[in-house]
RNA sequence: GGGCCCAUGGUCUAACCCGGAUUAUGACACUUGGCUUCGGACCAGGAGAUUGCGGGUUCAAAUCCCGUUGGGCCCA
Numbered sequence: 001g002g003g004c005c006c007a008u009g010g011u012c013u014a015a016c017c018c019g020g021a022u023u024a025u026g027a028c029a030c031u032u033g034g035c036u037u038c039g040g041a042c043c044a045g046g047a048g049a050u051u052g053c054g055g056g057u058u059c060a061a062a063u064c065c066c067g068u069u070g071g072g073c074c075c076a
Base pairs, nucleotide, nucleotide: 001075002074003073004072005071006070007069010028011027012026020059030046031045032044033043034042052068053067054066055065056064
């Protein structure tokens, strides 16, 4: 220098290929209540991400296109 892959709540992750359809899914963690002598476990609820960043296309973008940042792998 060239190519490919990854980035979504605190953590991990689904949805991306083929644009739409509840409030961006689930688990853990956190939190409130129940239960318990207390705690854990268990049961019921709650908050939390505008999807790495910027731009474009579109009626509509996590998804398509362009640029760019960080990480990984391969080639030279």